[in-house]
The RNA shown here (transfer RNA) has 76 nucleotides and comes from a Phycisphaerales bacterium. Its mean pLDDT, the model's own confidence on a scale to 100, is 81. Rfam family: tRNA. Rfam describes the family as follows. Transfer RNA (tRNA) molecules are approximately 80 nucleotides in length. Rfam classes the family as a transfer RNA. Taxonomically the source falls in Phycisphaerales (Bacteria, Pseudomonadati, Planctomycetota, Phycisphaerae). The sequence was found in a public genome assembly.
RNA sequence: GCCCCCAUCGUCUAGUGGCCCAGGACAAUCGGUUCUCAGCCGAUGAACAGGGGUUCGACUCCCCUUGGGGGUACCA
Numbered sequence: 001g002c003c004c005c006c007a008u009c010g011u012c013u014a015g016u017g018g019c020c021c022a023g024g025a026c027a028a029u030c031g032g033u034u035c036u037c038a039g040c041c042g043a044u045g046a047a048c049a050g051g052g053g054u055u056c057g058a059c060u061c062c063c064c065u066u067g068g069g070g071g072u073a074c075c076a
Base pairs, nucleotide, nucleotide: 001072002071003070004069005068006067007066010026011025012024013023018056028044029043030042031041032040033039049065050064051063052062053061
């Protein structure tokens, strides 16, 4: 340099064009239970890397950028 893959709550993840103003687990905060802690129960807040395009409609498809991972070639 070229090619491929990945990027969603604090963390790990679901999602394959409409059922998603995005769900789950753990964590956090608040409350309940308990003599206390742990545990259990309930509630709350919190995310689609950025830009553009296609489409009636995009987390989802396409392009560019950024970041991360992997493969590969050249330097006579």